[in-house]
Context: one part of a larger RNA
Parts: sequence; C1' cells; structure tokens
RNA sequence: UGACGGGGGCCCGCACAAGCGGUGGAGCAUGUGGUUUAAUUCGAUGCAAUGCGAAGAACCUUACCUGGCCUUGAUAUUCUUGGAAUUUCGCAGAAACGUGAAAGUGCCUUCGGGAGCCAAGAGACAGGUGCUGCAUGGCUGUCGUCAGCUCGUGUUGUGAGAUGUUGGGUUAAGUCCCGCAACGAGCGCAACCCCUAUCUCUAGUUGCCAGCGAUUUGGUUGGGAACUCUAGAGAGACUGCCGGUGAUAAACCGGAGGAAGGUGGGGAUGACGUCAAGUCAUUAUGGCCCUUACGGCCAGGGCUACACACGUGCUACAAUGGAUAAUAUAGAGGGUUGCGAACCCGUAAGGAGGAGCUAAUCUCAGAAAAUUAUUCGUAGUCCGGAUUGGAGUCUGUAAUUUGACUCCAUGAAGUCGGAAUCGCUAGUAAUCGCGAAUUAGUAUGUCGCGGUGAAUACGUUCCCGGGCCUUGUACA
Repeated sequence: UGACGGGGGCCCGCACAAGCGGUGGAGCAUGUGGUUUAAUUCGAUGCAAUGCGAAGAACCUUACCUGGCCUUGAUAUUCUUGGAAUUUCGCAGAAACGUGAAAGUGCCUUCGGGAGCCAAGAGACAGGUGCUGCAUGGCUGUCGUCAGCUCGUGUUGUGAGAUGUUGGGUUAAGUCCCGCAACGAGCGCAACCCCUAUCUCUAGUUGCCAGCGAUUUGGUUGGGAACUCUAGAGAGACUGCCGGUGAUAAACCGGAGGAAGGUGGGGAUGACGUCAAGUCAUUAUGGCCCUUACGGCCAGGGCUACACACGUGCUACAAUGGAUAAUAUAGAGGGUUGCGAACCCGUAAGGAGGAGCUAAUCUCAGAAAAUUAUUCGUAGUCCGGAUUGGAGUCUGUAAUUUGACUCCAUGAAGUCGGAAUCGCUAGUAAUCGCGAAUUAGUAUGUCGCGGUGAAUACGUUCCCGGGCCUUGUACA
C1' cells in the first nucleotide's frame, strides 16, 4: 500500500421489512446430469451452465455411428496431354459411383494459338467441427450503470509511498459548495443521441370528416384542411419564480404556474481492472498431430433412448369459474419464392376460388380478457385435460423410427403443494390476447406490441451484495 475480520462509524440497493403473485407437490413441454447405446456429435457447470450456442435435428443441417465407396481429392493455385461447352436416353445399384449410346462442333485469332469449360495424369499442395481458450487476436459474461480509477507539476517521507481523492455539508453520482500543501488535468458521472408525454408552424394521400349538399347509410360521393393522424422543423423544464431551512454556500422542504417538476418516464451508452471466467465448433491464428485418413462422397440410423435426479416453463386443481349465445374496443408488425379477399364445399383442420396488393390503398385479421343473457351448484363435477383407440387435413421425394393440426371416442394425476426458494415499487406486479424472426413444415421458447390494471414500503435491528472513512493483523 492492499486484502481480510462472526472490529467500529456513515451510506446505498426489491437486500431485509410491508405487500402481491409464483417455484418446490400433479400432468405435460424443454434443457442438463446420470444411465443406456453401434452412436446417443461437441461445447457451456455456483452466483455469471442447465427454453444456453440452437432465430427452429424427419433428409439436408450433422460435426456422431453402421455399411458401401474415393485418394491431387468436394474446393484453390500451377504444369502436361486430350476434348468445345453442353444436352438427351438406357443398364446395374440403397445412393454415391460405375457403364453404354445419341445429339452437338461454339467465341477471339497475327492461324502458331488464346479465353472459358470438361476429362486424364504429375508433384508441389489441398483438407481436418483433430488437440491446446493455460500460447493468442477478436468478441462476450461478471462485479456494475457500482462511483470509482488515475496522471502532470509541486510539497512531504531515507524509502515503499503519501498528499491531491482526506475533512464539514450535499447529491442518483469523486454531483456540487466550503475548507485545506496543494494546483490543475484525464478516463468514468451528467449532458449531447433515440423513443415517449404537451403545444405551434409547414404539408394533406392511400389517412381524417366539424360544418354544407347527395347517399346504396359504407367518408361512399361532391367537397373541406378544422380535428385525428402521419413526418419534418421548432417551442417547452432551467430549481427559472415565491416562501422557509441552511454557513450569506451548495443544496433540501413546501408552493405557484404548467401537458410535464426537480434525472418527467423508458432506451442506447459499461471507467481502471477482477475471475489464467467463456469461446481454437462463427471467424482469424502460433505450436502440435492426421495425410489411401483424424481428409472426402453416399444410404440408413443417431442427436428424439429412459429405473432416476435437478433447473426453466406451460396447463390446471375451479364459481372473481366452466359452457352456450349476443355485443364492443387495440397497438405494433409481416407480405411477390409472398399475403391471399368475396362467394362456394366440409362438423373442423382444410379444400376450391382467384379479386386486390411491391402496401397509411389490398391482405394476414376474427383481438382476447371485458359487457349482457341463460345454465351448471361444490361434485374428482358441465373442473381438469394427460393418455390411448379410430377417422382425417396440411407441408414435404419422404411424416415408420420422429412433424404440426382437426374431428369422434377415452377421460389419468391433480382438491393450492414439506423443508426451502424466486420475481416485482406504477401503467409496475398480476392477468388477457396479438405480431415477428428462424422454417417447406414444426413454438408452452425468444424478441416485440397493446388491453384491463392493483397492494405495500413503519423503517434500516437483522440476512445478502456494494461504496467511503477508520482500526487490528502470526496475511501478500
């Protein structure tokens, strides 16, 4: 100087407390461990691995296994020889691959040849998701969006170092003020950036419709430019004003005005560093290793197994509910390899159809909880939907291993969950649906979007984590 302390002081955080809803019990989905297997490819392993890489394993993917094949190789550069390239039809085979036949003679040219492509051969080489993340770059997680981490000069100490950065206040903040052997500065904080909340101006189609006509009652039409909205430019919030407290400071408390008040609410943004943290399987790369194989091609299988254990979720156990009928109201997205309307068929999944749309125009698209009415009456039930049987639909060469969905039948566990444990402070939790990426198809996952919309916070004694000062130390 640090680190540590079941030392002290001050302070903060959904850290506790106060509340609300969960997990842990059930069924299923998904990931992991384990076991099994020819293979169940590999990585990730306390927080910070386990709905993670994977924004989508039937083939492909695919790296694994079994079997059949290739050896200058699927691909790149170079050399030699031959042939235009290319297309079509057979045979054998699971395919890869092998084999036979036919068509075809192109472009440039100094007629030597050249460009491009194909085949054979040769050696240099290719190739490796093989090893090492403890050789590395790059990227990422975490402490932590915590308020810290340093430097120059000066001063001080023999020196390691100290000072500044400590102290008194204050703040979300090393934020600001005052003091001070310090004076300044840098990386962080904040602000500058984006979205959102109010208003003004400009603009008015595909969007809008107040007033005035028409009307098929649909902004449909004439029209309008007000409103909504769209998207550009601006305004606005700064402790600016008032009162109080304070040290006459910084600041804090209350108030006014205001759409918004003290960082208005969200996002992006992650200092010096820590964990030899993660990644050689994104890619790059040193070294090592393989080279008729640890490389390459193909078919089938596997990654989907199942006495079990754990994590993360979904659905429930019901009456604030289930069922049936009627009725209302979003936002944000996607669409030409596409979205696909009306109408018709089917109980339905879906089929047929093909208008319109490269989209404020057409379409996906019906929002659902909610509301109204009826029914059920506390039951393993008109709760719950697993499982299984049958019949179908769709995608795709292909749905058996192993897809999703529909209908009929079946109707399991489950009556609110031990010890323990998680999230959340406001448009939040809870609850309800909608969309998108990935995809031919496959979503309870992920990322977004809006609808309805709470309870509680006395407080900081305690648990956990962190910051500052100080103290002890057989620690470095």